[in-house]
Annotation: The RNA shown here (transfer RNA) has 72 nucleotides and comes from a Candidatus Moraniibacteriota bacterium. The RNAcentral record of the sequence draws on ENA. Its Rfam family is "tRNA". From the family's description: Transfer RNA (tRNA) molecules are approximately 80 nucleotides in length. Their secondary structure includes four short double-helical elements and three loops (D, anti-codon, and T loops). Rfam classes the family as a transfer RNA. Its mean pLDDT, the model's own confidence on a scale to 100, is 83.

RNA sequence: UCCGACGUAGCUCAGCGGUAGAGCAGGUGACUGUUAAUCACUUGGUCACAGGUUCGAAUCCUGUCGUCGGAG
Numbered sequence: 001u002c003c004g005a006c007g008u009a010g011c012u013c014a015g016c017g018g019u020a021g022a023g024c025a026g027g028u029g030a031c032u033g034u035u036a037a038u039c040a041c042u043u044g045g046u047c048a049c050a051g052g053u054u055c056g057a058a059u060c061c062u063g064u065c066g067u068c069g070g071a072g
Stems, first nucleotide, its partner, number of pairs: 001071007010024004018055001026042005048064005
């Protein structure tokens, strides 16, 4: 320098045009000698950033940044 993958909740990840989700973690409650476990409810998001396409973008296109891998 060129090519590819990835970037979504505190963490690990789904979601591939039509209301952003799960598990774990956190909070509250139930259960009980107490803790743990279990159960119920629940908080939490600039979907890396900017622009474009579209009635509508986390999703498609372009660029930038970051991480990882590959080629030279």